Description:
The RNA shown here (Bacterial RNase P class A) has 339 nucleotides and comes from Aquabacterium sp. The model forms 91% of the base pairs in the Rfam consensus. The RNAcentral record of the sequence draws on ENA and Rfam. It is recorded under the gene name rnpB.
Formats: sequence, structure tokens, C1' cells
RNA sequence: GAAGUCGGCCAGACCGCCGCUGGUGCAAGCAUCGAAAGGUGGCACUGGAGGAAGGUCCGGACUGCACAGGGCAGCGUAGGAGGUAACACCUCUCCACCGCAAGGUGAGGAUCAGAGCAACAGAGACGAGUCGGGGUUUUCUUCGGAAAGCACCGGGUGAAACGGGCAAUCUCUACGCGCAGCAACACCAAAUAGGCACACGUUGACCUGGCCCGGGGAGUGUGCGGGUAGGUGGCAUCGAGCCGUUCUGGCGACAGGCGGCCCAGAGGAAUGGCGGUCACGGCCUGGCAUCGCAAGGUGACAGGCUGCACAGAAUCCGGCCUAUCGGCUGACUUCACAC
Repeated sequence: GAAGUCGGCCAGACCGCCGCUGGUGCAAGCAUCGAAAGGUGGCACUGGAGGAAGGUCCGGACUGCACAGGGCAGCGUAGGAGGUAACACCUCUCCACCGCAAGGUGAGGAUCAGAGCAACAGAGACGAGUCGGGGUUUUCUUCGGAAAGCACCGGGUGAAACGGGCAAUCUCUACGCGCAGCAACACCAAAUAGGCACACGUUGACCUGGCCCGGGGAGUGUGCGGGUAGGUGGCAUCGAGCCGUUCUGGCGACAGGCGGCCCAGAGGAAUGGCGGUCACGGCCUGGCAUCGCAAGGUGACAGGCUGCACAGAAUCCGGCCUAUCGGCUGACUUCACAC
């Protein structure tokens, strides 16, 4: 210098103005929506997307179902050892395969428990048996031999020919999983229609403008209870939490110690818009430098235009997989050259 392998990191920066949204403090009155429950509205300070927030594929937390305990069915996992809350994840390691190598990939238990399957070729493909050879037994014989049976050897086909393969076909073995999911679940709670209790009522309750007459007239009133609409919590300040560590143990995943931190929380769903400066990528133009006979290439500079990926939390975590413009960085391998 070229080619490659395995990781780690960033995902524009700063300033100004205007907005959206959570929390805390102040203000405890008023306004507004609502029957209520409850919501909304002010000022100040402060927090406000990701490495995948994605797919919803695994594993958990949490909640309900009889404190979910046993069996069957069903589903899943599969060398060995370990890590973890748990896993199909991760680590170390054995074996097989790929690569010159760094390294990568693996659905890697069991086919003497049973069933099933195998293109083409081949006589025959899972219980089928060909050709040749010598051996042996039996029968027949014109004594040369012939036929049949038995086991053996060899050839041909094929991935595979009584010896195996496939378990990513059923199956067996071991282990794991109860089912449903935040639209879980808990609480507050209308209208309407049912339900229950009590009181009054054809000896007329109740309605008919306040009373009387007259008329209508079989229910009326009060209280309770469950569910629905609606609202609140669940829900995001204390956790399997985040960051750092020339601390300890371990090859490692990881565990422990020490120090520091509190870090989105909406509910048709906030996290944005505009302007400026700088940085980065692409294109165009300009002169300059450089290589070249030339066409043209390369480089820095200046100006202009333009772009900045994949994608956006929705109960919360741990993984896997997939998407991703551009860029930074570490370790290692192979080859070439120089010393």
C1' cells in the first nucleotide's frame, strides 16, 4: 500500500423568536364543560424519542381467572458446561462443514421400541434377489454331464443393495410451558329499562292551574342494588434502573464493591416551526496548482444551488430479527514492496 475479518461509537452543533406537552412551586379564588364523578384555563422554573421507539417473533414483570396444585391433550426446546428474573438470548468449549488465514455457519438427543419415505439408473430400493465362478447336497443320466437346493466369492446399476440413510415425517427420550392479556384489572358513576324493600291506593292514591264540584283513573311515591355511557387510577422518581471505575472474582457471558444520577409519559395521541452562523455530502461555475502531446484527470480555494438516511414512544423491561444517507475508531488476518 492492497484485499479482508471481528467489534465499538455518532446519527449534525450553537444562537434568537414563536408554539406543543409532563413535572414541581406559587396562586385556593374565579371562569368554563358536566347530572355527578371529574376535566380544562394563569405565572415561574425545569424535563421532553430511538439505535432500532419498528416487526410483535421469543422470554419475563404486572393483573384477573378458586392462593393455578395433579393428570391427559397440545405447544416448544435439544452436544457439554455456565450466565440470567427468564428465554428459542448470551458466554466458554467439543464435533462437523466453509475459508490460505483472521474468522464464519450448524434444526449437532435417539433409527437393535415401532411406523413411514427414497428421483434417475438398475433384474431388484426396504424384506427384493440378476449374471459369472468355484464348493457342497439331492435327483436324473446316453457316465461326457444336466437340473434343483444350500451357503460363499466376484462383476454391473446406484447416494445407498439384509447393510445402511432420513427424526426440518410420525414417533420415542429428557426438560420447559395452567389460560387470557393494560381494550388486563381496580375504583367513582348518569339517562333509560329491568330487579328488591317499604309506604299509600277502587272506602279512589294520582292527574286535571291554588281550593271545591265535575271528569279521567290503577297504580303512585321513597329508598336500595348490579351493569352500561362517561370519568379516574393502573402509568413511568427508586427500578431485574442509568452512568463511571487502572477496585475484587471469573478464560468469558456475568456477579459483587465504590462513586455519581433521577432520565419522555400523550390519550386522536406533545417532542415542532421560522431565521442566522458553522460543519458534512452531491452538482454546477470560476481562476489557480499539478499530471498529461492532447482529450482530460487530481487537489485545495471561492461563489451558487441543493441535500442530510432508516424511522417516531403508547403498561414496562430483557432479547432476536429486519430497515438505515453518511462518517469516526480499535484489534486482527493474508498478500506485495522498502529497510

The organism belongs to Aquabacterium, within Bacteria.
The prediction has a mean pLDDT of 76.